[in-house]
Context: one part of a larger RNA
RNA sequence: CUGGGCGUAAAGGGUGCGUAGGCGGUUCUGCGUGUCGGGUGUGAAAUCCCACGGAUUAUCCGUGGAACGGCAUUCGAAACUGCAGGGCUUGAGUGCAGGAGAGGAGAGCGGAAUUCUUGGUGUAGCGGUGAAAUGCGUUGAUAUCAAGAGGAACGCCGGUGACGAAGGUGGCUCUCUGGACUGCUACUGACGCUGAGGCACGAAAGCUAGGGGAGCAAACAGGAUUAGAUACCCUGGUAGUCCUAGCCGUAAACGGUGUGCACUUGCUGUGGGAGGAAUUAUCCCCUUCCGUGGCGAAGCUAACGCGAUAAGUGCACCGCCUGGGGAGUACGGUCGCAAGACUAAAACUC
Numbered sequence: 001c002u003g004g005g006c007g008u009a010a011a012g013g014g015u016g017c018g019u020a021g022g023c024g025g026u027u028c029u030g031c032g033u034g035u036c037g038g039g040u041g042u043g044a045a046a047u048c049c050c051a052c053g054g055a056u057u058a059u060c061c062g063u064g065g066a067a068c069g070g071c072a073u074u075c076g077a078a079a080c081u082g083c084a085g086g087g088c089u090u091g092a093g094u095g096c097a098g099g100a101g102a103g104g105a106g107a108g109c110g111g112a113a114u115u116c117u118u119g120g121u122g123u124a125g126c127g128g129u130g131a132a133a134u135g136c137g138u139u140g141a142u143a144u145c146a147a148g149a150g151g152a153a154c155g156c157c158g159g160u161g162a163c164g165a166a167g168g169u170g171g172c173u174c175u176c177u178g179g180a181c182u183g184c185u186a187c188u189g190a191c192g193c194u195g196a197g198g199c200a201c202g203a204a205a206g207c208u209a210g211g212g213g214a215g216c217a218a219a220c221a222g223g224a225u226u227a228g229a230u231a232c233c234c235u236g237g238u239a240g241u242c243c244u245a246g247c248c249g250u251a252a253a254c255g256g257u258g259u260g261c262a263c264u265u266g267c268u269g270u271g272g273g274a275g276g277a278a279u280u281a282u283c284c285c286c287u288u289c290c291g292u293g294g295c296g297a298a299g300c301u302a303a304c305g306c307g308a309u310a311a312g313u314g315c316a317c318c319g320c321c322u323g324g325g326g327a328g329u330a331c332g333g334u335c336g337c338a339a340g341a342c343u344a345a346a347a348c349u350c
Base pairs, nucleotide, nucleotide: 003322004321005320006319007304008303012318014201015200016199017198021194022193023192025088026087027086028085029084030083031082034080035077036076037075038074039073040072041071042070049065050064051063052062053061054060091191092188093187094186095184096183097182098181103177104176105175106174107173108172109171110154115149116148117147118146119145120144121143125136126135162169163168206247207246208245209244210243211242215241216240220236221235222234223233258317259316260315261314262313263312266295267294268293269292270291271290272289273288274287275286276285299306300305323350324349325348332343333342334341335340
């Protein structure tokens, strides 16, 4: 450089915003960048190809032709592409009117439960297991009642229900705030899609500093089990889990499926709207838009399966793969307090 690919065989970047770049709706006019046609010049010879000829043939040689995918210049074409200008409204955005939602941030509040403290009742056990023991208990436990303290998490509702770009979000109220959807079609007039670098966000664990610490619980200790038991089971238990500020930047970050747009028989459930018909009715029914599930036509697929939420049919752009091991390692570089992350080989070997 090129071919074929990326749900499960190697392969979709964790996610978004966006720079350069690539690509780009509809119509008119102009230009003539790409594009197309003609002419002219050039494209040395040899070589290659074709024809004929010379050496008795061949290799070889000669003559002629073609070719030399090209470049320059000139004349012309104007559909497509591009550039410039004017218009359009379907793409995109704005406005207005609405309803839905665990979307985000901050503050306040609430009840159940566990634990602890104090007091009352009460007495010999409790706890735990396959069975036990360690452990707790006459300095009165467990159980039970009352009061108090403190931290963390929010039962039922709860639902292949909702929201968010992803990570993720679930008690209640208030304040601030983002997005999506529906209807109207009033406004702008291609303002769009993708996106190398870049920037931002990014579960859990981990790290720094200061708080907090009920329950749970790596490490650790003890009791069991066992041939052993650095485990599984039991009794304890520290980091941590929680908050504030700052790092880290990784996950089976998964739909193992990049984003956007268009097109392609159907049936059925569910969440949010709008319209119609009809009514006691905000029910049912019909149409339609957005989301989320199940089953399936054609088609696709190695099969499994996917199937308008495509893995079907196409277009645009990005990322990635190229036999297994060595290895996501070494070295170098960048980042990080560190842990490490990112980038990323080779020898050798099968």
Molecule: small-subunit ribosomal RNA, central domain
Organism: metagenome